[in-house]
RNA sequence: GAGUUAUCCAGAAAGGUGGAGGGACGGGCCCUGUGAAACCUUGGCAACCUGCGAAAGCAAGGUGCCAAUUCCUGCCGCGAGUGAUCGCGGAGAGAUGUCGA
Numbered sequence: 001g002a003g004u005u006a007u008c009c010a011g012a013a014a015g016g017u018g019g020a021g022g023g024a025c026g027g028g029c030c031c032u033g034u035g036a037a038a039c040c041u042u043g044g045c046a047a048c049c050u051g052c053g054a055a056a057g058c059a060a061g062g063u064g065c066c067a068a069u070u071c072c073u074g075c076c077g078c079g080a081g082u083g084a085u086c087g088c089g090g091a092g093a094g095a096u097g098u099c100g101a
Base pairs, nucleotide, nucleotide: 003099005097006096007095008094013042014041015040016039017038021031022030023029025074026073027072028071043066044065045064048062049061050059051058052057070093075090076089077088078087079086080085
């Protein structure tokens, strides 16, 4: 990196270093010198794996996460509307965990 499978409208930030980007990609819309990314420290959320338990559940060792629903959207279908556009369902893409070669 490819595969498998579950979940994705909940939740959770301060400080230091740093110095211009970031939100996966395209479009949009946002965040950002009142300090982006990245790294470090501390804190927190959650409960996939894990441990305990008959279960409900409890704990928090391994991951993960801590702007905005995965920020919205992209492809297909249906519905509403004169229209701009809006709503719903599914797929795809992506993220994280699990399993496994």